[in-house]
RNA sequence: GUCCGCGUAGUUCAACGGAUAGAACACCUCCCUCCUAAGGAGGAAAUACAGGUUCGAUUCCUGUCGCAGAUA
Numbered sequence: 001g002u003c004c005g006c007g008u009a010g011u012u013c014a015a016c017g018g019a020u021a022g023a024a025c026a027c028c029u030c031c032c033u034c035c036u037a038a039g040g041a042g043g044a045a046a047u048a049c050a051g052g053u054u055c056g057a058u059u060c061c062u063g064u065c066g067c068a069g070a071u072a
Stems, first nucleotide, its partner, number of pairs: 001071003005067003010025004018055001027043005048064005
């Protein structure tokens, strides 16, 4: 250089083109406890970026960026 795959909460993962983008762990507040742990209730937190298609895009298309792989 060429080709292929991936990019979503702090982390690990979900989400037929259509619900307020969801779960676990972690974090914060409260309850419980003499204290801690465990347990219970609540809360904050994300679609890499820019365009396009579509009534509607995390999903499809194009480009860029990043990560990982294959190839001489």